[in-house]
RNA sequence: GGAGAGAUGGCCGAGCGGCUGAAGGCGCACGCCUGGAAAGCGUGUGUGGGAUAAAACUCACCGAGAGUUCGAAUCUCUCUCUCUCCGCCA
Numbered sequence: 001g002g003a004g005a006g007a008u009g010g011c012c013g014a015g016c017g018g019c020u021g022a023a024g025g026c027g028c029a030c031g032c033c034u035g036g037a038a039a040g041c042g043u044g045u046g047u048g049g050g051a052u053a054a055a056a057c058u059c060a061c062c063g064a065g066a067g068u069u070c071g072a073a074u075c076u077c078u079c080u081c082u083c084u085c086c087g088c089c090a
Stems, first nucleotide, its partner, number of pairs: 001086007010026003018070001027045006046061005063079005
C1' cells in the first nucleotide's frame, strides 16, 4: 500500500429500521435458604442532565461527527482506533 472484519453497560456478549436503554452470561448489592458457609433461588444493578425531601417521572447517549427516514445501535458518508489476510522495502 491492497482486501476484509469489528468498536454495545464494571467485564463478556446478542441485537431481521419500531416490540431493546439495551436479551443472555459473569460480577456486584440486598433478601430467602443454612447452625454457619458454599451451592441454589428471588429482586435489583449503565452514564450524564432535569424534576423531587427522596423517589416515581423525564431528556440525551451504542467509538466521534454528519446524513437518510415519521422513526437509526441497526442503512449511507467522513474520521479515529482494534484485529485478520495479502503485498512492498530492508

This is a predicted structure of a 90-nucleotide RNA (transfer RNA) from Thermodesulfovibrio sp.
The sequence was found in a public genome assembly.
The coordinates come from a structure-prediction model, not an experiment, and the mean pLDDT is 81.